[in-house]
RNA sequence: ACAUCAAGAGUGGAUGCUUCGGCCUCCCGCCAACCUGCCUCUCCCGGCAAGGUGGUGCUGCACACGUAGGAUGUGGCCUUUACGGCAACCAAUGGG
Numbered sequence: 001a002c003a004u005c006a007a008g009a010g011u012g013g014a015u016g017c018u019u020c021g022g023c024c025u026c027c028c029g030c031c032a033a034c035c036u037g038c039c040u041c042u043c044c045c046g047g048c049a050a051g052g053u054g055g056u057g058c059u060g061c062a063c064a065c066g067u068a069g070g071a072u073g074u075g076g077c078c079u080u081u082a083c084g085g086c087a088a089c090c091a092a093u094g095g096g
Base pairs, nucleotide, nucleotide: 001074002073003072004071005070010028012027013026014025016023017022029056030055031054034052035051036050037048038047039046043096044095045094058069059068060067061066076086077085078084079082
């Protein structure tokens, strides 16, 4: 700077803190197509939770439109930093 904040998903386990309302971290589960990848060589739409994130109750004002704040995303890892290298599913396996 741009996009989104609709919907969805935990009465789980462990440690710690606590003003006892709850909260931090980790594990497990679940949710979600933002990035990468895959589903077809290209584009659009759609799909797949595989890799990278994130979430698992957004807030105040206005209560019709909005507005202010806050949050998330705009791939990851390695090294000798280069015109470099590595991993990305048993899923999807569609339309134009």
RNAcentral holds the sequence, with entries from MGnify. The RNA shown here (SAM-I/IV (S-adenosyl methionine) riboswitch aptamer) has 96 nucleotides and comes from uncultured Oceanococcus sp. The source organism's lineage runs through Bacteria, Pseudomonadati, Gammaproteobacteria, Chromatiales and Oceanococcus.